A computed fold for a 74-nucleotide RNA from a Mycoplasmatota bacterium, annotated as transfer RNA. It matches the Rfam family "tRNA". Rfam classes the family as a transfer RNA. Gene Ontology term of the family: triplet codon-amino acid adaptor activity. The source organism's lineage runs through Bacteria, Bacillati and Mycoplasmatota.
RNA sequence: GGACCCGUAGCUCAGCUGGUUAGAGCGUCCGGCUCAUAACCGGUAGGUCGUAGGUUCGAGUCCUACCGGGUCCA
Numbered sequence: 001g002g003a004c005c006c007g008u009a010g011c012u013c014a015g016c017u018g019g020u021u022a023g024a025g026c027g028u029c030c031g032g033c034u035c036a037u038a039a040c041c042g043g044u045a046g047g048u049c050g051u052a053g054g055u056u057c058g059a060g061u062c063c064u065a066c067c068g069g070g071u072c073c074a
Stems, first nucleotide, its partner, number of pairs: 001073007010026004019057001029043004050066005
C1' cells in the first nucleotide's frame, strides 16, 4: 500500500426481508427472604446503535467517506 471482518447499555452479546416503543444475560441501585452474608425472588436506573453525510414515507439494518480494532496478502 491492497482485500476482508468487527464497532449496539458498565461487561458479553442478540436484533429476521428496512416498519410502529432497541432487547437479553451478568453487573449497579432499591426491596423481599435470612440472626447475618451469599444464593434465590421481585423491581429500578442505564443507549449520540463508532463519527459525518446520503437514499427512503421510514435506517441499528442499505450506500459513501472517515475514526478505532482485528485477520490476510505484498